[in-house]
Predicted 3D model of a 1531-nucleotide RNA (small-subunit ribosomal RNA) from an uncultured Fibrobacterales bacterium. The prediction has a mean pLDDT of 83. Rfam family: Bacterial small subunit ribosomal RNA.

């Protein structure tokens, strides 16, 4: 390297938008816990149980033993003495204080400190020590001197001494002897450097203990072994750079001094050295590990219980003993605390077991036992062990069981629900038949025990065998049995995500909520009830880890525009780094060996009935070391190459830098002509300037700044940037030679160096421009756009600054990968045109990449190397603190709080004070109004008992209301009825009522009198049955009450606008596009051609009705081409008009030009009519939550002797005023008088009324006709003729008086008319505003519906009858296309700022307090060391003695804890005040930004300004429009 088996093994949702795709954070959906909390809880096994105050502890226990080491004593027994008390001896007994010996250094507990050789891992010790145990050797001789106990006597409250006396030892001292010790001095060998190891000399030093009774055991030396400690080094081991410099015993070195032993460990001196960006110091923070939890793994997070190790024992310090300690349950001293005391002084230390008090959300019994295991003494028996076995108490966790099984439909009841039929709960209960596990009665009853021990036999004296004999747990497990469904379910959710729906209640209150959200009267989202899900003795919540999240990406992400390339550039460190050869072998691969503790995990078995849970092999423990071996690739050393990269030499192009000069045009300035009233400047002014002569022109100076044409997606530069014109110095670059040199390369942290504008400073100099400033306008202000001035500043020198949209928003360097087309410069080649190969620069466009937009050999493609930089939006490039700067400020750079989003790109509308094309009485042209004025009519307001209600911009406002005096009428006030004025059912009574008269009331209404219900059956009483009526604690009726924002129906309106979709197809990740765009054309998405689209639906137009021409048909009430009559009318008659049915006709057909041979358009002939002939019906998908619950259905909700219903009067008519819509005027184009002509279209029996009298008159009385082409209502302006002569009138006709008519129960509030009086405002209407394009304005006038009456409204209806339209610049609204967009409730949008409440957390702040830690200095407690002249002084020495000596000691020093001064640093708190910052439906200023956002907009930086802003200088496009140049594309 293949191959094969085998084992293991990774999931995702919601939420930004109108959608859409991406980036992104937030959130769930799993697992786990030493957990708590909240409802609930049967039973067993086996864990596990102060994570918080290392806070303080009452009480009891947790370390003793050994009499076979000693010497008293007490009991006990035995013996003697005694009469007894009691005494004496002795004791295998026992007890025991004290001397001694072991042990107390283990075990147990706790995690404060520690960031270090603490821990882990490999290592080292040639630099070490090890009691007890084992092994081997050799010893064990001979003496002295004290002491405790105890007596005597004294202090003291106590603790506790003190003084004298007495005593023993396996205490204590001396001597002897001793090796393979220890010292000293040689030699061999040996290794690793210092060493090591044998061995030889030398003869300095150094030992002991006995007990008991014959076995043994102690004890002493040496050596070796095991255990155990010490020491020391590689590696590994959290966070902060807002800690960058640390250190003076520090670093080494000689000499000592200490230790078991190395060593600045410590001392003297000598040197100046060590550490550190590979993070030294310094600050937080923390005991490591094995392991646990989590994950597919890498990884992350934890260090409970069980093990290893370390550290600590009231806080701090020290030592002593000892094998070991610098001692948890000794000791000294100091602090804090707590107890005691006679006030003098004493005594304590639970971070053992339990407990207890406090803290907390929280964490157990002051339990049994030494039977098991294990530990300390002991020869032992045994004692001692809160270590340990074991029981309590906790569902704290895991395992396991059970609460019942089977049958049972009338699908019971109840409860829910209902469309009232049902359905659901639910075979669930009942009921029947079995079961019997747990829990509960009875009864049996183990294992855990092996040893020891006593007997007893053997025996090779070690020892084996056999017997008795020893259980906390425990009468426990466990096993038989009796009764017996009996004693045993609950807790959370059902809007999505995420399984599981319903009905009440509640009404943006109450609540809910993990995230996105529900709740404003129909809530699967709050609350309860029924039903369903999921889990189960438990389920729910909160907390916390990991996952999910590829959201710090090693495995595994990313920076053009979404967060993110550093402004550029040179450069050390570092990291990478071209061919060929060879050697080593550090990295890299394979093997050995060592090690990687046990527990755990896994995998096999194995025990508890079974799991949890125990046991026992085997894996695994991916690491480290150590040794062998490979030598491709990286390294590393050495040769050597040219192709990376450099040098030469020729050559070329450049607004590359610096530095001097020179120049011309233009501008202001000055002089001087010339000239006269202006000039300047705007959208329009004014400020300003000018008769003291501007502007204008002319000649002449004079000063400063900047270079017009050339001039270009053109050329240089590393970026910023760089232009007149010469000259000098200089720096890159490209080509060509292919000569040299040979990897010298590439990137770059820290350093360094340039670096636009603005800005500082310091001296210049200032002609134009131009922040501030100040004038003038604009404006509702205008700290602003727009004007006239104007200083810094723009310009030079030297010097700081160091930022910019410093952008290609794209870092540097190599190397692959189609191509087109043009443009700079250079070579080759050719006569050229031209091609062809470099290096630059710009478009297009393949693959590919991309979320898209787009990149696209100049990559954002593929890959390599380095380097900076991101990790949700705000807070914020802000605070602190630090460095840098003259300052301004720059570099660096958080937190806390908040939010559930911020964003990129592309789509869809919808919108711009964008843009093109087009259309509408839109606008212009024109006629005529409204707004003034009187009144009429609606409306707001006001008023009122009441002025009922709706209706609100076009699209309320002569609108509902086609007609309010009562009704109407719904409002107000009085009066009245309550199954009701009105339906239907039940159930009673009864023919009462009704109807007709009388009475009383304002009337409803009451009261009284009179009176024939009907049919059947039956002689009749009756008795059914209909029908009326009347009652009625019944059912209901009834409401113009409320919601039109719960709704149907019907309406308005964009708009009679030309547009809305859809089906396949095809294109895009998609949301969408596409068809519907596009060339022409139309009233029109109308047709035509084009076209990845093909087709088809609703609209459009037509198809309908009216009007215009004609024709058949018909011909009476209607007509007359005739007759008859004075008329009326009559006779003929249907041609003519008319009238109603039904047809023709008009279609760009026809003819010409134009257009593209189309669609269509212009002209024209013919026609009654010409391009939809003219009017109307007739309104696509939608929009406004548009209007109506008072037209009428109708949810739901209210009212039910009332919010229902009668009834009288009243109001709706109100009157300071305000606006809409009308009418009538203002006069001669009229007014009044008189004559006088012509329609239509419609209405009439409760009607319309000729005619005729009467009244002025409104009308009145009478009255033909006529249910209508028959009668009637029936014209007016016209037109003659006449008067009036420009006046507030012979204009106009309000308003008042008075007098009447007609309707009507009834004109008062509140009716029309009529006469007679009376005669207002008004003299053509500001500012704005309506209507109309032809039989139309504009004018006159009839009709009608309502209607008893009432119309200047309203709906027809015909007479007269025009001017004007050039045109689409503007206004308005519409429609297509295309553009920006931060808008989607969609411009009536969004939205910034400062002010003003309120609540938050946070920075400054005179300062205050507090904490650790370091530094000096003081003062020194115990206490080692040195010293010891005081004192004492048994044992050895020495000396006959005295006495010396040796040793103790009192004092003294060094050192030092604690404490005190000092003086900075660091961190916490807090603090008047103060600065900003976030948050909070409806606050005040303005309008900055988003569209060309109404001054494009952003960045930098300097001024100013209440705010957002402004304006200067200087980049950017991440700016709209419109032209113009260039370039690319197609031909």
């Nucleotide at each position: 390297a293949u191959a094969u088996c085998a084992a293991u093994g990774a999931a995702g949702a919601g939420u930004u938008u109108g959608a859409u795709c991406c980036u992104g954070g937030c959130u769930c959906a799993g697992a786990a816990c030493g957990a708590a909390c909240g409802c609930u809880g049967g039973u067993g096994g086996c864990g596990u149980g102060u994570c918080u105050u290392a806070u303080a502890c009452a009480u009891g226990c947790a370390a003793g033993u050994c009499g076979g080491g000693c010497g008293a004593g007490g009991c006990g027994c035995a013996g003697c003495a005694g009469c007894a008390a009691u005494g004496c001896u002795g004791u295998a007994g026992u007890c025991g204080a004290g001397c001694g010996g072991c042990g107390a250094a283990c075990u147990g507990g706790u995690g404060a400190g520690u960031a270090a050789c603490g821990c882990g891992u490999a290592a080292a010790c040639a630099a070490u020590c090890u009691g007890c145990c084992c092994c081997a050797c050799a010893g064990u001789c001979g003496g002295g001197a004290a002491u405790a106990a105890c007596c005597a006597g004294u202090c003291u409250a106590a603790c506790g001494g003190c003084u004298g006396g007495c005593u023993a030892a396996u205490g204590c001292c001396g001597g002897a002897u001793a090796u393979c010790g220890u010292g000293c001095c040689g030699a061999a060998u040996c290794g690793c450097a210092u060493g090591a190891u044998u061995u030889g000399g030398u003869g300095a030093c150094a030992a002991a203990a006995g007990a008991u009774u014959u076995a043994u055991u102690g004890u002493u030396g040496u050596g070796g072994g095991a255990u155990g400690a010490g020491u020391u080094u590689g590696c590994g081991u959290c966070c902060g750079a807002u800690u960058a410099g640390c250190u003076a015993g520090u670093u080494g070195g000689u000499a000592g001094u200490g230790u078991a032993a190395u060593g600045g460990a410590c001392u003297a001196c000598c040197a100046a050295g060590g550490c550190g960006a590979c993070g030294a110091u310094c600050g937080g923070u923390a005991g490591c590990c094995g392991g646990c939890c989590u994950g597919a793994g890498a990884g992350g997070g934890u260090g409970a219980a069980c093990g290893g190790c370390c550290a600590c024992a009231u806080u701090g310090g020290g030592a002593c003993u000892g094998a070991g300690a610098u001692a948890c349950g000794g000791c000294c001293c100091a602090g804090a605390c707590u107890c005691c005391u006679a006030c003098g002084g004493g005594a304590g230390g639970c971070a053992g077991c339990a407990g207890u008090a406090g803290g907390g959300a929280a964490u157990c019994u002051u339990g049994c036992g030494c039977a098991a295991u294990g530990g300390a003494c002991g020869a032992a028996a045994g004692u001692c062990u809160g270590a340990c076995g074991c029981a309590g108490c906790a569902a704290c966790g895991c395992c396991a069981c059970g609460u019942g099984u089977g049958g049972g439909a009338u699908g019971a009841c109840g409860c829910a629900u209902u469309u009232c039929g049902g359905u659901g709960u639910g075979u669930a209960a009942a009921c029947c038949a079995c079961u019997g596990u747990c829990g509960u009665g009875a009864g049996g009853g183990a294992a855990u025990a092996a040893u020891g021990a006593a007997c007893a036999u053997c025996u090779u004296u070690g020892g084996a065998u056999g017997u008795u004999u020893u259980g906390a747990a425990u009468g426990u497990a466990c096993c038989u049995u009796g009764a017996g469904a009996g004693g045993a379910a609950g807790c959370a959710c059902c809007g999505g995500c995420a399984a599981a729906c319903u009905u009440c209640g509640u009404g943006c209150c109450a609540g809910c909520a993990g995230c996105c959200g529900c709740g404003g009267u129909a809530a699967u989202a709050c609350g309860a009830g029924g039903g369903g899900u999921g889990c189960a003795a438990g389920c729910g919540u909160u907390g916390u880890u990991c996952g999910g999240a590829a959201u710090c990406a090693c495995u595994g992400g990313g920076c053009g525009u979404a967060a993110a390339g550093g402004g550029a550039g040179c450069g050390u460190a570092g990291g990478u780094g071209g061919g060929u050869a060879a050697a080593c072998a550090a990295g890299u691969g394979a093997g050995u060996c060592g090690u990687g503790u046990a527990a755990c995990g896994u995998c096999u078995g194995g025990g508890c009935c079974u799991a949890a849970c125990c046991c026992a092999g085997a894996u695994u423990u991916u690491g480290c070391g150590u040794u062998u071996u490979a030598u491709a690739c990286u390294g590393u050393u050495u040769a050597u190459c040219u192709u990376g990269a450099g040098u030469a030499a020729u050559u070329c192009a450049u607004g590359g830098g610096c530095g001097g000069a020179c120049g011309g045009a233009a501008u202001u300035c000055c002089u001087g002509g010339u000239g006269u009233a202006g000039c300047g400047g705007u959208g329009g002014a004014a400020u300003g300037c000018g008769u003291a002569g501007a502007u204008a022109u002319c000649a002449g100076g004079a000063a400063g700044a900047a270079c017009a044409c050339c001039g270009a997606u053109g050329g240089c530069g590393a970026a910023g940037g760089c232009a007149g014109u010469c000259c000098g110095c200089u720096g890159g670059g490209g080509a060509u030679u292919c000569a040299c040199u040979g990897a010298c390369a590439c990137u770059g942290c820290a350093g360094c160096u340039c670096g636009a504008a603005a800005g500082c400073g310091u001296g210049g100099g200032u002609a134009g421009c131009a922040a501030a400033c100040a004038g003038g306008a604009u404006u509702a202000g205008a700290u602003a756009c727009c004007c006239u001035g104007g200083u810094a500043g723009u310009c030079c020198a030297c010097g700081c600054u160091g930022u910019a949209a410093a952008c290609g928003a794209u870092g540097c360097a190599u190397a692959c990968u189609g191509g087109g087309u043009g443009u700079a410069u250079g070579g080759u080649a050719g006569u050229a045109a031209u091609a062809c190969c470099g290096u630059g620069u710009a478009c297009c466009g393949u693959a590919g990449c991309u979320a898209a937009c787009g990149c696209g050999u100049u990559a954002a493609g593929u890959a390599u190397g380095c380097c900076g930089c991101c990790u949700g939006g705000g807070g914020a490039g802000u605070a602190c603190g630090g460095u840098c700067g003259c300052a301004a400020g720059a570099c660096u750079g958080a937190a806390a709080c908040u939010c559930a989003a911020a964003g990129g790109a592309a789509u869809u509308g919808a919108c711009g004070g964008g843009g093109g094309c087009c259309c509408g009485c839109a606008c212009a042209a024109g006629c005529g109004g409204u707004g003034g004025a009187g009144c009429a009519u609606g409306u707001g307001g006001u008023u009122u008992a009441a002025u009922u209600c709706g209706a609100a911009g076009c699209a309320a406002c002569g609108c509902g209301c086609a007609g309010a005096a009562c009704c109407u009428u719904a409002c107000c006030a009085g009066g009245g009825u309550u199954u009701g004025a009105c339906a239907u059912g039940g159930g009673a009574a009864c023919g009462c009522c009704g109807c007709a008269g009388c009475g009383g009331g304002a009337g409803a209404c009451c009261g009284c009198u009179g009176u024939u219900u009907g049919a059947u059956a039956g002689c009749a009483a009756u008795a059914u049955c209909a029908c009326g009526u009347u009652c009625u604690g019944c059912a209901c009726a009834g409401g113009u009450g409320c919601u039109g924002c719960a709704u149907g129906g019907c309406u308005g309106u964009c708009g009679u606008c030309a547009g809305c979709u859809c089906g396949u197809g095809u294109c895009g990740u998609g949301a969408g596009a596409u068809g519907u765009u596009g060339g022409g054309u139309u009233a029109a998405g109308u047709c035509c051609c084009g076209c990845a689209a093909c087709g088809a639906g609703c609209g459009c137009a037509a198809c309908c009705c009216a009007c215009g021409u004609c024709c058949c048909u018909a011909g009476u009430u209607g007509c007359u081409a005739c007759c008859c009559g004075c008329a009326a009318g009559g006779g003929a008659g249907c041609c003519c008009u008319c009238u109603a049915u039904g047809g023709a006709g008009a279609c760009u057909g026809c003819c010409g030009g134009g257009g593209a041979c189309a669609a269509c358009c212009c002209g024209g002939a013919g026609g009654a009519a010409g391009g939809u002939g003219u009017g109307g019906a007739u309104g696509a998908c939608g929009u406004c939550a548009a209007g109506u619950c008072c037209u009428c259905a109708u949810g739901g909700c209210c009212c039910u002797u009332a919010c229902a219903u009668c009834c009288u009067g009243g109001g709706c008519u109100a009157c300071a005023c305000a606006c809409g819509u009308g009418c009538u005027a203002c006069a001669a184009u009229g007014g009044c008088c008189g004559g006088u002509a012509c329609a239509g279209a419609g209405g009439g029996u409760u009607g319309c009324c000729a005619g005729a009298c009467c009244g002025c008159g409104a009308g009145g009385u009478u009255g033909a006709g006529c249910u209508a082409a028959u009668c009637c209502c029936c014209a007016a302006a016209u037109c003659c003729g006449g008067u009036c002569u420009c006046a507030g009138u012979u204009c106009g006709g309000a308003u008042u008086g008075g007098a009447g008519u007609c309707u009507g129960c009834a004109a008062c509030u509140c009716g029309a008319c009529u006469c007679c009086a009376u005669g207002a405002a008004g003299c053509u209407g500001g500012a704005a505003u309506c209507g109309c394009u032809a039989g139309u304005a504009a004018u006159c006038g009839c009709a009608g519906g309502u209607c008893a009456g009432c119309a200047c409204a309203c709906u027809g209806c015909g007479g007269u009858g025009a001017a004007u339209a050039c045109g689409u610049u503007c206004c308005c609204g519409g429609g297509c296309c295309u553009u920006g967009u931060a808008c989607a409730c969609a411009c009536c949008g969004c939205c910034c700022g400062u002010c003003a409440a309120g609540c938050c957390a946070u920075g400054g702040g005179a300062g205050a307090a507090g904490g650790g830690a370091g530094u000096g200095c003081u003062c020194u407690a115990a206490g080692u060391c040195g010293c010891g002249a005081u004192g004492c002084c048994a044992a050895c020495c020495u000396g006959c003695a005295a006495g010396g000596g040796a040793g103790c000691u009192a004092g003294c020093g060094c050192c030092c804890a604690a404490a005190g001064c000092a003086a900075g640093a660091c961190c916490u708190u807090u603090g008047a005040c103060u600065g900003g910052g976030g948050c909070u439906a409806a606050g005040u200023c303005g309008u900055a930004a988003c569209a060309a956002g109404g001054u494009a907009g952003c960045c930098g930086u300097a001024c100013c300004g209440g705010a957002a802003g402004g304006u200067g200088c200087g980049g950017c496009u991440g700016g709209a429009u419109u032209a113009c140049c260039u370039c690319c594309u197609u031909u």